[in-house]
RNA sequence: CCCCGGUUGUCGGGAGAGAGUGAGCAGGAAAUCCCGCCUCACCGCCGAAGGCGCAACCCCCAGGAACCGCUCAGGCAAAAGGGCCGACGACGCAAC
Numbered sequence: 001c002c003c004c005g006g007u008u009g010u011c012g013g014g015a016g017a018g019a020g021u022g023a024g025c026a027g028g029a030a031a032u033c034c035c036g037c038c039u040c041a042c043c044g045c046c047g048a049a050g051g052c053g054c055a056a057c058c059c060c061c062a063g064g065a066a067c068c069g070c071u072c073a074g075g076c077a078a079a080a081g082g083g084c085c086g087a088c089g090a091c092g093c094a095a096c
Base pairs, nucleotide, nucleotide: 006091007090008089009088010087011086012085013084018043020042021041022040023039024038027035028034044076045075046074050072051070052069053068057064058063
């Protein structure tokens, strides 16, 4: 110095599960009816933000920890988000 690994930015790709039921109405509307990205209650589900685990596995002192488990949070038409992957950069006693 270059490459790989590490952190990170931008762009692209990215799964799963009810457009559920009932009631309400400060909102909307052609304003009896009705509607909603609104409020409350209820049932059923998903897990790839995050989180937790007496967890495969690593290690074997202590610990770490998954695409496994749990589902608190979040989500179940679209949008948004999305582990992870790709491309192009940045940083490097930096990033986190």

This is a predicted structure of a 96-nucleotide RNA (Glycine riboswitch aptamer) from a Rhodocyclaceae bacterium. It matches the Rfam family "Glycine riboswitch aptamer". Clan: Glycine riboswitch clan. Its mean pLDDT, the model's own confidence on a scale to 100, is 76. The sequence was found by an Rfam model in a public genome assembly.